Annotation: A computed fold for a 73-nucleotide RNA from an uncultured Clostridia bacterium, annotated as transfer RNA. Its Rfam family is "tRNA". It is annotated as a transfer RNA.

């Protein structure tokens, strides 16, 4: 040089034939306790790695960047 895999909330992940983005820890607030821990419950957090295109409509399809893994050479 090519080829392939991954890139979604703070962290680890899921989102299956293109239709309003979600779970687990974590965080907040409350309840239960004398407290601390725990335990329910509610509750905030995402321009879905970055630009571009196709589409009424994109995490999801295509194109090109970036990063990181990993085969080839």
């Nucleotide at each position: 040089g090519g080829g392939g895999c991954a890139u979604u909330a703070g962290c680890g992940c899921a989102g299956u034939u293109g239709g309003u983005a979600g779970c687990g820890c974590a965080c907040a607030a409350c309840a239960c306790u004398g407290g601390c821990a725990g335990u329910g419950u509610u509750g905030g957090g995402g321009u879905c790695a970055g630009g571009a295109g196709u589409u009424c409509g994109a995490a999801u399809c295509u194109c090109c960047u970036a990063u990181g893994c990993u085969c080839c050479a």